[in-house]
Predicted 3D model of a 73-nucleotide RNA (transfer RNA) from Flavobacterium akiainvivens.
Lineage of the source: Bacteria > Pseudomonadati > Bacteroidota > Flavobacteriaceae > Flavobacterium.
Rfam family: tRNA. Rfam's curators write: Transfer RNA (tRNA) molecules are approximately 80 nucleotides in length.
RNA sequence: GAUUCUAUAGCUCAAUUGGCAGAGCAGCGGACUGUUAAUCCGCAGGUUACAGGUUCAACUCCUGUUAGAAUCG
Numbered sequence: 001g002a003u004u005c006u007a008u009a010g011c012u013c014a015a016u017u018g019g020c021a022g023a024g025c026a027g028c029g030g031a032c033u034g035u036u037a038a039u040c041c042g043c044a045g046g047u048u049a050c051a052g053g054u055u056c057a058a059c060u061c062c063u064g065u066u067a068g069a070a071u072c073g
Base pairs, nucleotide, nucleotide: 001072002071003070004069005068006067007066010025011024012023013022019056027043028042029041030040031039049065050064051063052062053061
């Protein structure tokens, strides 16, 4: 330098091939109890890496950029 893959909540990952952004763990509150742990219930947490484009509608499609990984040279 070229190609491919990855980027979504604090962390690990989903999102059914364009139609309301979710789960587990962690956090906070409550129940339970001698106390903690465990268990149960609830709450909060997102500019979907960034910038454009297409579309009635984009995490999803297209273009460019950034960061990481792999392969080739």